Predicted 3D model of a 114-nucleotide RNA (SAM riboswitch aptamer (S box leader)) from Staphylococcus simulans. The organism belongs to Staphylococcus, within Bacteria. The RNAcentral record of the sequence draws on MGnify. Its mean pLDDT, the model's own confidence on a scale to 100, is 77.
RNA sequence: UCUUAUCCUGAGUGGCGGAGGGACAUGGACCCAAAGAAGCCCAGCAACCUCUCCUUAUUGGAGAAAGGUGCCAAACCGUUUGCAAAUGUCAUAGAAGACGUUUGAACGAUAAGA
Repeated sequence: UCUUAUCCUGAGUGGCGGAGGGACAUGGACCCAAAGAAGCCCAGCAACCUCUCCUUAUUGGAGAAAGGUGCCAAACCGUUUGCAAAUGUCAUAGAAGACGUUUGAACGAUAAGA
């Protein structure tokens, strides 16, 4: 870099640590943070890889958690602002416009494979 899958659930009142953090956009908004951020350790969650059993032709079902990853604050949840489509309310003679909602794309994250 490419392919496929997932991005709605869940997870501590612990120890060290000390001022930042929320992956994309070195910005803005919003959110978390000395009642202690990042990071590290331990505990935990989940079940992608993995293992067991059943079923059979399927992209199936049930279970396990030793190992390889991952994850474990809030922002209603990939926090939002950027692209496309649909749509609601307000506004208007009709528009322009303002504030939302939904879907998709793009981009990103994680896993497995190439």